[in-house]
Context: one part of a larger RNA
C1' cells in the first nucleotide's frame, strides 16, 4: 500500500439453558432448503477421522463454552457375508530347454493371476460406539458319534482315478406371457378423538392395516423325442460311459422351472396405551388392536427362455457318469458334538477420497415413495437430511 481487497455459489427467527464471556454451543417453536437428492446402501481410496469425557494455545478465512483440532479411556466378534485353505482368463513368473559376448530374452512341464464359474443364514431384538458377526427364535453346509434296521463278504456291497466322456458353456437386438417388489383407493377392519363454531357422533378426523430363510408338494410356463436290445477296427490302456450303425416299443415320459398355497408363525414386529424411582438410565420398563377386499403395475424374476439377425459371441474346477483300479465292510438314522485364517469401526457426489485450503471442480455400482407428467424431464411434498463457519 492498508486496516484497503477479500472471508469461496445458499435463510433464518424468537425463547430458554450452559458459560468469566454467546450472532455463531444445546435444547424447544415457528420459518426455510433437496427431495433420481444435498435420502440410503456399498466398492476404490483414506486410515482412528467413529464414540465417551475434558480442554481451548495453535488450526477453523469472524466468534467460539463447539469441532473432522488437543489430551485422556473405550470401540469393529462370523463354519454361512467378502477373501484364502477350490478353479480358471488376459496378463505375468517359468524346472529342463532354445537364442545371446555377457547382461539377458524367449518359452514347454508347471504354477500364480478375478473384474467371471463355484459354494451353506434368515427374521427381529440390543450398544455410547458392532453387528446376515452378539442374543432369541428357526435354518442349512460339510464332518464325528450313534440305539436300531437293511444290504454284502469271491454268486463281489461299496468306494473309484491327475485318465474317457457329458454338462458346466455364454452374443446382441425384439417382441408378447406369467409373476412378485412396489403403490393407491375403500360405506371394509382397529385404535385414538369430537372442536362452540356458519357447521360436528356422521358415508366424521387422525393414524394403522405386516412378517424372512427354510421344508412340502410340484404350479403358470420352458426344453428334449424317450426308452429297452443288438454290433462296433473311434474317444493314445480298458469301459456297461460317449460317439457311429442296427432293431423293437412308446406319445407318452423325463429336465428345467418363477409364483402362489401349507408349515415356519401359540414367534416377531406392530398404531397406541404406559409406570416406579430420583442415586446413575422415561415417552424408558412393562402392556399392546387390526392385519382384509379392490385396482394399478415394473428398468426386478421365470431367462438370453422365445424369434430375429450377423460381426457367430471364454476357460478351468465343480457337478453326473465310465471303466482302470482298491475292496470287507456299507448304507438309512433321532440326536449330540466339531467347524482354521484375514477384512468388519468411520467417510464414501464428500469438510474424511483425488485436486497444495473445511476449494462452487472430479469420483464406479445398487435402492430411490407420491401428486401433476409419457417419463428417473419439470414444479411441490413423504421417509430422511440440511440452513452452508462472518
Nucleotide at each position: 500500500a492498508a486496516g484497503u481487497a477479500g472471508c469461496g455459489a445458499a435463510a433464518g427467527g424468537u425463547g430458554a439453558g450452559u458459560g468469566a464471556g454467546a450472532a455463531u454451543c444445546u435444547c424447544a417453536c415457528c420459518c426455510g432448503u433437496c427431495g433420481a437428492a444435498a435420502g440410503c446402501c456399498u466398492a476404490a481410496g483414506g486410515u482412528u477421522u467413529c464414540c465417551u469425557g475434558a480442554g481451548g494455545a495453535a488450526g477453523g478465512c469472524u466468534c467460539g463454552u463447539c469441532c473432522a483440532c488437543u489430551c485422556a479411556g473405550g470401540g469393529u466378534a462370523a463354519g454361512u457375508c467378502g477373501g484364502g485353505a477350490c478353479c480358471u482368463a488376459a496378463g505375468c513368473c517359468g524346472a529342463g530347454g532354445c537364442u545371446g559376448a555377457a547382461a539377458a530374452g524367449c518359452g514347454u512341464a508347471g504354477g500364480c493371476g478375478a473384474u467371471g464359474g463355484a459354494c451353506a443364514a434368515c427374521a427381529g431384538g440390543u450398544u455410547g460406539a458392532g453387528a446376515u458377526u452378539c442374543c432369541u427364535g428357526u435354518a442349512c453346509u460339510a464332518g464325528u458319534u450313534g440305539a436300531u434296521u437293511g444290504c454284502g463278504u469271491u454268486u463281489g456291497a461299496g468306494a473309484g482315478a491327475a485318465g474317457g466322456a457329458g454338462u458346466g458353456a455364454c452374443g446382441c437386438a425384439g417382441g408378447a406371457g406369467g409373476a412378485u417388489a412396489g403403490g393407491c383407493u375403500g360405506a371394509g377392519c382397529g385404535c385414538a378423538c369430537c372442536g362452540u363454531u356458519g357447521g360436528u357422533u356422521g358415508a366424521g378426523u387422525g393414524c394403522g392395516u405386516c412378517u424372512a430363510a427354510g421344508c412340502a408338494a410340484g404350479u403358470a410356463g420352458g426344453g428334449a423325442g424317450u426308452u429297452a436290445g443288438g454290433a462296433u477296427a473311434g474317444g493314445c490302456a480298458a469301459a456297461u460311459c460317449c460317439g457311429u450303425c442296427u432293431u423293437a416299443a412308446c406319445a407318452a415320459u423325463c429336465c428345467u422351472g418363477a409364483g402362489a398355497u401349507g408349515c415356519g408363525a401359540u414367534g416377531g414386529g406392530g398404531a397406541g396405551c404406559g409406570a416406579a424411582a430420583a442415586a446413575u438410565a422415561a415417552g424408558u420398563a412393562g402392556c399392546g388392536a387390526a392385519g382384509c377386499a379392490g385396482c394399478u403395475g415394473a428398468c426386478u424374476c421365470c431367462a438370453c427362455a422365445c424369434u430375429g439377425c450377423c460381426a457367430a459371441g471364454a476357460a478351468a474346477a465343480g457337478c453326473u457318469u465310465c471303466u482302470a483300479u482298491c475292496g470287507a465292510g456299507c448304507a438309512a438314522a433321532a440326536a449330540a458334538c466339531u467347524a482354521c485364517c484375514c477384512g468388519u469401526a468411520c467417510c464414501g457426489c464428500a469438510a474424511a477420497c483425488c485436486g497444495a485450503c473445511a476449494c462452487a471442480g472430479g469420483u464406479a455400482g445398487g435402492c430411490g415413495a407420491g401428486g401433476a407428467g409419457a417419463g428417473a424431464a419439470u414444479c411441490c411434498u413423504a421417509a430422511g437430511a440440511c440452513g452452508a463457519g462472518c
A computed fold for a 390-nucleotide part of an RNA from an anaerobic digester metagenome, annotated as large-subunit ribosomal RNA, domain III. The full RNA is in RNAcentral, with records from SILVA.